c-di-AMP riboswitch aptamer (ydaO/yuaA leader) from a Desulfotomaculaceae bacterium, 154 nucleotides, folded computationally. Model confidence (mean pLDDT): 77 of 100. The source organism's lineage runs through Bacteria, Bacillota, Clostridia, Eubacteriales and Desulfotomaculaceae.

RNA sequence: AUUCUAUUAGCGCCGAGUCUUCUUAAAGGAAGAGCGGGGGACCCAAUUUUUGGGGUUAAUCUGUUUGAGACGUGUACAUCCAACAUCUCAAAUGGUAGGGCUACCCUUAGUCCGAAUCCGUCAGCUAACCUCGUAGGCGUACAAGGGAAGAAUU
Repeated sequence: AUUCUAUUAGCGCCGAGUCUUCUUAAAGGAAGAGCGGGGGACCCAAUUUUUGGGGUUAAUCUGUUUGAGACGUGUACAUCCAACAUCUCAAAUGGUAGGGCUACCCUUAGUCCGAAUCCGUCAGCUAACCUCGUAGGCGUACAAGGGAAGAAUU
């Protein structure tokens, strides 16, 4: 300089959720390292506490429609019904703060998620200190450009 190239299920992805040691026949139990979360001073901030409040997480906020309930307006009065407006709950269907993947990295392009759950009337930040977790669930791909790395040849 040219050409080629994979890392692919003994693999890869989301996630903090991995590794080591002791004991045990094993299961189990225990202790550490790493990673992650919570509580917790001065200072600073905030004073708005049923309209409860707060935490983990990317998972917040919001429109429309339908149904149920509450309340107000209108009618001479009461009940009921209907209409309109507001609020709450549920469901459906859109958008969105934000987050992930496309098998080295970046950009582009494409695509997906935008849930769930915990504390229990209570917590701002927060050094020292205290404390908890170390699960669960899945399977992208002949994408483009650029930059690295490796191999072969000269």